The RNA shown here (Bacterial RNase P class A) has 373 nucleotides and comes from a Pirellulaceae bacterium.
[in-house]
RNA sequence: AGAGUUGAUCAGAUGACCGCUGGCUUUGCAAAAAGCGAGAGGAAAGUCCGGGCUCCGCAGGACAGGAUGGUCGGUAACGCCGACCGAUCGCGAGAUCAGGGAAAGUGCCACAGAAAGCAAACCGCCGCUCGCUGGCCGCAAGGCUGGCGAAGGUAAGGGUGAAACGGUGGGGUAAGAGCCCACCAGCGAGCAAGGUGACUUGCUCGGCUCGGUAAACCCCAUCCGGAGCAAGACCAAACAGAGAGGACGCGACGGUCCGUCGCAUUUGACUCUCGGGUAGGUUGCAUGAGGCGGCGAGCAAUCGUCGUCCUAGAUAAAUGGUCGUCACGUCGCCAGUCGACACACAGAACCCGGCUUACGAUCAACUCUCCCU
Numbered sequence: 001a002g003a004g005u006u007g008a009u010c011a012g013a014u015g016a017c018c019g020c021u022g023g024c025u026u027u028g029c030a031a032a033a034a035g036c037g038a039g040a041g042g043a044a045a046g047u048c049c050g051g052g053c054u055c056c057g058c059a060g061g062a063c064a065g066g067a068u069g070g071u072c073g074g075u076a077a078c079g080c081c082g083a084c085c086g087a088u089c090g091c092g093a094g095a096u097c098a099g100g101g102a103a104a105g106u107g108c109c110a111c112a113g114a115a116a117g118c119a120a121a122c123c124g125c126c127g128c129u130c131g132c133u134g135g136c137c138g139c140a141a142g143g144c145u146g147g148c149g150a151a152g153g154u155a156a157g158g159g160u161g162a163a164a165c166g167g168u169g170g171g172g173u174a175a176g177a178g179c180c181c182a183c184c185a186g187c188g189a190g191c192a193a194g195g196u197g198a199c200u201u202g203c204u205c206g207g208c209u210c211g212g213u214a215a216a217c218c219c220c221a222u223c224c225g226g227a228g229c230a231a232g233a234c235c236a237a238a239c240a241g242a243g244a245g246g247a248c249g250c251g252a253c254g255g256u257c258c259g260u261c262g263c264a265u266u267u268g269a270c271u272c273u274c275g276g277g278u279a280g281g282u283u284g285c286a287u288g289a290g291g292c293g294g295c296g297a298g299c300a301a302u303c304g305u306c307g308u309c310c311u312a313g314a315u316a317a318a319u320g321g322u323c324g325u326c327a328c329g330u331c332g333c334c335a336g337u338c339g340a341c342a343c344a345c346a347g348a349a350c351c352c353g354g355c356u357u358a359c360g361a362u363c364a365a366c367u368c369u370c371c372c373u
Base pairs, nucleotide, nucleotide: 001369002368003367004366005365006364007363008362009361010360012326013325014324015323016322017321018320020039021038023036024035025034026033027032041345045356046355048354049353050352051351052350053228054227055226056225065224066223067222068221069220070084071083072082073081074080085099086097087096088095089094100219101218105217106216107213108212109211117165122158123157124154125153126152129150130149131148132147133146134145135144136143137142166184167183168182169181170180171179185209187206188205189204190203191202192201193200194199232283233282234281235280241274242273243272244271245270249263250262251261252260253259290309291308292307293306294305295304296303297302329341330340331339332338333336
C1' cells in the first nucleotide's frame, strides 16, 4: 500500500424569528393570554420470540397439538446472550450449524446404473462339476494337455452415480472374495487418566465393516391455558324505556286577555328521578427487570453495592419551517482567513428484554499478500 475479519462509538453543535403538543406559574368569571421549562430512534420498522400488566378460565391425571434440542452458566423469561466442546468451511484473523436418536419400526433415495438396501450381475474373469471332441505319452489300465457347450461360481477389474458395503500388501483359489493374516481407518465393549460437563487422550479385546435421509413419519427429553391497552376501571350527553309530578285542552262567568270554578287524561308539552351505558371524557399512561458514573465479583454474558439524574405522552394524532455561524466530509480552482455541494435509513402510540431487516460516518484490535528500511 492492497485485500479482509471482528468489535465499539456517533447519528451534527449553536443562535434568532415564526409555529405545534403536554407540564408548571401568574392574570382572568370563563374563553384565553403571558412567562418559564420539556418534546422520537438505533433501529421508534417487521410484529418473529420472551416477559410485565389486565380480564376470562382453571380439582388432579392422561391423550392430542405446538415449540425447542451439544455442555456449563446468565436472566423475570426466551427460540436470546456468554464461555467451552464437536462437525464443516477458510492459507489466516475468523465464520456457520433444528448440534438428541438411522444397531426401535415405517417411508423415500430423481437421472444414470445389473443393483440404491439385501440382495442383485451388463461387460469382464473362472469354468473345480457334467456332456461332446482333439493332440501327445503308454502294450494296456491310465496319465498329461487343449477346444466347444451347459449348469454354475465370482464381486477383484471396467462402466453408472451425490452415494455401490472398508484401504494397502501378502497368503489362498479354477477364478475370486475379511476366506485367512499383518498394518491402517472406522464401529462396538471394557479399563485408565484429565475435565463440573459436553468431550479429549491412551491401552486391551471383539466381529471383520453395520449406506444416506428425522426443518420425512416416528421415538426420546424439556417447556407450553386463552385473549389482549380497541386489555381493563370510572364519569356520562342525545334518542328510546320505567316511575313520579303535571301544564296546555274542553265547558261556565266573559267582547277579549288575566283570573276563578268544573270536567277529562292507558293517549301528556314540560319538569324531576331511576337503571343500563351509546357519543364523548377521565384513567390505565410515563419512577422503570430505568439512565449515567465509581468500586467490587466473574474469562465473559451478567450480578452486587454506593452516588447521582428524572428524560415525550399525542388520539387522526404535536415533535416543524426559514435564515445565520461553526464542525465534519467531498469536489473545484486563481491555492486561500476561498467557493460550491452533500449530510443516510427512517417517525413513538401500554411498557420492557431480544432477534431480524433498512442505513450514513468514524475509530480500534487482529489476519493475509506485496514493497521499502
It is recorded under the gene name rnpB. The model forms 94% of the base pairs in the Rfam consensus. Its Rfam family is "Bacterial RNase P class A". The family's RNA type in Rfam is ribozyme. Its mean pLDDT, the model's own confidence on a scale to 100, is 76. Lineage of the source: Bacteria > Pseudomonadati > Planctomycetia > Pirellulales > Pirellulaceae. The sequence is in RNAcentral, with records from ENA.